[in-house]
Context: one part of a larger RNA
RNA sequence: UUGGGCGUAAAGAGCUCGUAGGCGGCUUGGCAAGUCGGGUGUGAAAUCUCCAGGCUCAACCUGGGAGUCGCCAUUCGAUACUGCCAUGGCUAGAGUCCGGUAGGGGACCACGGAAUUCCUGGUGUAGCGGUGAAAUGCGCAGAUAUCAGGAGGAACACCAGUGGCGAAGGCGGUGGUCUGGGCCGGUACUGACGCUGAGGAGCGAAAGCGUGGGGAGCGAACAGGAUUAGAUACCCUGGUAGUCCACGCCGUAAACGUUGGGCACUAGGUGUGGGGUUCCAUCGACGAACUCCGUGCCGUAGCUAACGCAUUAAGUGCCCCGCCUGGGGAGUACGGCCGCAAGGCUAAAACUC
Repeated sequence: UUGGGCGUAAAGAGCUCGUAGGCGGCUUGGCAAGUCGGGUGUGAAAUCUCCAGGCUCAACCUGGGAGUCGCCAUUCGAUACUGCCAUGGCUAGAGUCCGGUAGGGGACCACGGAAUUCCUGGUGUAGCGGUGAAAUGCGCAGAUAUCAGGAGGAACACCAGUGGCGAAGGCGGUGGUCUGGGCCGGUACUGACGCUGAGGAGCGAAAGCGUGGGGAGCGAACAGGAUUAGAUACCCUGGUAGUCCACGCCGUAAACGUUGGGCACUAGGUGUGGGGUUCCAUCGACGAACUCCGUGCCGUAGCUAACGCAUUAAGUGCCCCGCCUGGGGAGUACGGCCGCAAGGCUAAAACUC
């Protein structure tokens, strides 16, 4: 519980698409459902308000009058707004088209160099490694170091940026093929086709699961060495799952800007990424001004409990959705749905402070 809220106090769904629904631009005519006005009917009694009376007063009771009360029904009218109709009209919203343009957006294929490890061979000899110090470990069966050759997997130094792209998760060596979206300019076309979105569907880091591959480095578990009173840790030496690939699941997160989406309005200053126009420049780079889109910093009004936010709002408004309602119990139990499982989603109560 018709209230007030959701950056940090409880509270924005991880993200997108979209069904129902809610809401919806300018303009003409009509209708009169919503809306507004008048009339009529109804609106029992009691109650409430007023007057009078009765119990010694009052509460209470009785009588009378008016009103209240509530829609509702019916009828007549008004037509600004909402709605409906004219598959009316329009172009500022939205979309299409044309010309440009930036990009780690996505999928697949191929290729490259540096480095680590391992193997083979050469040189070479007693140590190497590791730490706060050590030890475990490796090494005379020749290690470490160094040179040459080879194998294999994973990740792509510099460029690199409070820089770019994507709805979010996320995306970074190079080339190719296929492919999504954005931005700018033109204003040729459609003519409100829009916004949001309960259910629903799809996407969704890491870890984890299934089947089959792969396995260099790293590395839960595990083993050993140290440290310590102990050390099931931090440090060291090893090391299995995993990390990688294909296909299929899982569906979570500090999935964060802890800030849902859309539209409009409200001082500026200064960086930076993409585009356009004008000026300057003999051509032209550079530069200057304006403008559209993105991304940062500072800051006015305003807002805020404060911190802070401040044209990328947490300001001023409108539309739609989600969510909160003291702490613990508990994001738990039970039930249902989903999952191979792990578990996920939905979601209480007793009790207690």

The prediction has a mean pLDDT of 87. A computed fold for a 353-nucleotide part of an RNA from an uncultured bacterium, annotated as small-subunit ribosomal RNA, central domain. The RNAcentral record of the full RNA draws on Greengenes. Rfam family: Bacterial small subunit ribosomal RNA. Its family is annotated with ribosome and structural constituent of ribosome in the Gene Ontology.